[in-house]
């Protein structure tokens, strides 16, 4: 340099083009003599830019980052 795959909460992981969900973590509460565990509630995310579309995490183009392969 070229090709392929991937990028979603702090972390891990879902999502037929139609309300971004779950787990864990954080915070508050219940319980407990206290802690842990358990239960309830709550906060937090689509790598960036553009295009297509009534509507994009999803499709298309470019870029950035990571992995693999070729040279």
């Nucleotide at each position: 340099g070229c090709g392929c795959c991937g990028g979603u909460a702090g972390u891990c992981u879902a999502a037929u083009g139609g309300u971004a969900g779950g787990a864990u973590a954080g915070c508050g509460g219940c319980c407990u003599u206290c802690c842990a565990a358990g239960c309830c509630g709550u906060u937090g995310a689509u790598c960036c830019g553009g295009g297509u579309u009534c509507a994009a995490a999803u499709c298309c183009c470019g870029g950035c980052c990571g992995g693999c392969g070729c040279a």
Model confidence (mean pLDDT): 81 of 100.
A computed fold for a 71-nucleotide RNA from a Candidatus Woesearchaeota archaeon, annotated as transfer RNA.
The RNAcentral record of the sequence draws on ENA.
Taxonomically the source falls in Candidatus Woesearchaeota (Archaea, Nanobdellati).